[in-house]
Context: one part of a larger RNA
Molecule: small-subunit ribosomal RNA, central domain
Organism: uncultured soil bacterium
RNA sequence: CUGGGCGUAAAGGGAGCGUAGGCGGUUUGACAAGCCAGUGGUGAAAGGCAAUAGCUUAACUAUUGUAAGCCAUUGGAACUGUCGAACUUGAGUGCAGGAGAGGUAAGUGGAAUUCCUAGUGUAGCGGUGAAAUGCGUAGAUAUUAGGAGGAACACCAGUGGCGAAGGCGACUUACUGGACUGUAACUGACGCUGAGGCUCGAAAGCGUGGGGAGCAAACAGGAUUAGAUACCCUGGUAGUCCACGCUGUAAACGAUGAAUACUAGGUGUCAGGGGUCAAACCUUGGUGCCGCAGCUAACGCAUUAAGUAUUCCGCCUGGGGAGUACGCACGCAAGUGUGAAACUC
Numbered sequence: 001c002u003g004g005g006c007g008u009a010a011a012g013g014g015a016g017c018g019u020a021g022g023c024g025g026u027u028u029g030a031c032a033a034g035c036c037a038g039u040g041g042u043g044a045a046a047g048g049c050a051a052u053a054g055c056u057u058a059a060c061u062a063u064u065g066u067a068a069g070c071c072a073u074u075g076g077a078a079c080u081g082u083c084g085a086a087c088u089u090g091a092g093u094g095c096a097g098g099a100g101a102g103g104u105a106a107g108u109g110g111a112a113u114u115c116c117u118a119g120u121g122u123a124g125c126g127g128u129g130a131a132a133u134g135c136g137u138a139g140a141u142a143u144u145a146g147g148a149g150g151a152a153c154a155c156c157a158g159u160g161g162c163g164a165a166g167g168c169g170a171c172u173u174a175c176u177g178g179a180c181u182g183u184a185a186c187u188g189a190c191g192c193u194g195a196g197g198c199u200c201g202a203a204a205g206c207g208u209g210g211g212g213a214g215c216a217a218a219c220a221g222g223a224u225u226a227g228a229u230a231c232c233c234u235g236g237u238a239g240u241c242c243a244c245g246c247u248g249u250a251a252a253c254g255a256u257g258a259a260u261a262c263u264a265g266g267u268g269u270c271a272g273g274g275g276u277c278a279a280a281c282c283u284u285g286g287u288g289c290c291g292c293a294g295c296u297a298a299c300g301c302a303u304u305a306a307g308u309a310u311u312c313c314g315c316c317u318g319g320g321g322a323g324u325a326c327g328c329a330c331g332c333a334a335g336u337g338u339g340a341a342a343c344u345c
Stems, first nucleotide, its partner, number of pairs: 004316003007299002012313001014200004021193003025087007033080002035076004041071001048066007090190001091187003094183004102176007109153001114148007124135002161168002205246006214240002219235004257312006265290010294301002318345003327338004
């Protein structure tokens, strides 16, 4: 490079926005770059290929024919392209609606844990498989009242909802993003994808300053055990929380890139619309389950495809060595990104 692939065998980028590029709806006119056809010319000879002939054959040589791409020229106009005109189905806007843990900020609330103060009260409490460490006559545990403070929001709660992903759950207010339904007033292809790039990105971790109730790496003690640097218990610091920066990774998973079109059904559910007295029924968008054709190595997938097709991007090419070394870039560091080879089976 070609070919084949990427749910689980190697392989979908963590996610979005978007530059270049690639690809692109319907009708019509023009042009003729791509494209198609013809004409005559050029395309040196030798060489190649085919036939015939000459050296006794062959190599070799000769003759004839042929092949080859480009350019120029004449024409064609279906398709691609370019320019012009128009269209509304793609895309977007408007208008009318309802749904939602979508985001940010401020404020508020109750239950519970812990601590402090005071009352009642007395010898235990706690913990475990059993214990012990631990707490308690300096009055604990239990219980009542008051107070402080931090963190998380029981029930509702649901293969329920929202978000591009990460993720989002008490209540109220302010600001704010998106999706959906109905309508068909407006724009008139404005679209899809997207190398680089930019932005977002759980947890842990890092920097500065706060905060610190509970939990809890490290650490200490008690047990268990042959040992026990563990599992169990008693404590306990970073951290977990907030603000502002950094980090940029996860089994970042549906292990399934995005977009569009098409291809039997059945049954739940969420948000709408039509319809009805109420139903039935019809319809759009989401989310589940089952299942035909088809696909698949099988498992399974099956209108939310892993089916049938098209466009664009990313990625794979035996196991180990190795996501290592080296170089470069980024980072405060931890490290991250890119990413080999020798050797070996």